[in-house]
RNA sequence: UCCUGAAAAAGGCAAACCAUCUGAAAGGGUGGGACGCAAAGCCGUGGGCCUACGUCUCGGAGUUCGGGAUAGGGUUGCCAGGUUGCCAGG
Numbered sequence: 001u002c003c004u005g006a007a008a009a010a011g012g013c014a015a016a017c018c019a020u021c022u023g024a025a026a027g028g029g030u031g032g033g034a035c036g037c038a039a040a041g042c043c044g045u046g047g048g049c050c051u052a053c054g055u056c057u058c059g060g061a062g063u064u065c066g067g068g069a070u071a072g073g074g075u076u077g078c079c080a081g082g083u084u085g086c087c088a089g090g
Stems, first nucleotide, its partner, number of pairs: 002090004012037002017032006035077001041083003045080003048075003053072001054070006
C1' cells in the first nucleotide's frame, strides 16, 4: 500500500416505537430506546425513492374548489461515486 471480515479485544453508531421542538409536506433536531451496521464516519455529485409550499397547466367556478406536471425541499440505514479511518487476518 492492497485484499478480506471467520474468530477476538478496545470502543463507536442507532431502526421501529415514545416524548418534545421544528417544517406546507416529505422529513429533520434533542432525549429515551435497540432492529441492525466494518464505514450505519463525512460529502445530495449521479441514479432511484419520498414530498409538492410555490410555480406551470386543465376543469368547473366571483376572490374559491378539484385534477395533472414540476425540486428551488428531503432521503447516504436504497445503490453507485468521492474522501478519511479502528482492530484482526492475509